[in-house]
RNA sequence: GGGACAAUAGCUCAGCUGGUUAGAGCUCCCGGCUCAUAACCGGGCGGUCGUAGGUUCAAGUCCUACUUGUCCCA
Numbered sequence: 001g002g003g004a005c006a007a008u009a010g011c012u013c014a015g016c017u018g019g020u021u022a023g024a025g026c027u028c029c030c031g032g033c034u035c036a037u038a039a040c041c042g043g044g045c046g047g048u049c050g051u052a053g054g055u056u057c058a059a060g061u062c063c064u065a066c067u068u069g070u071c072c073c074a
Base pairs, nucleotide, nucleotide: 001073002072003071004070005069006068007067010026011025012024013023019057028044029043030042031041032040050066051065052064053063054062
């Protein structure tokens, strides 16, 4: 220098062929259970979907540029 892939909750990740509210597990907080702790059970908090544009009636999803990370080629 060229190319591929990834970026969604504090962490690990889903999200189908663009369509009704963006979800799960863990963490955290509250409660139950217990002599107590863990485990277990119930409930709750938490998101400008990496950034900026574009397409569309409608974008986490499609297109473009950029940023960051991983890998490949030279």
This is a predicted structure of a 74-nucleotide RNA (transfer RNA) from a Deltaproteobacteria bacterium. Its Rfam family is "tRNA". The family's RNA type in Rfam is transfer RNA.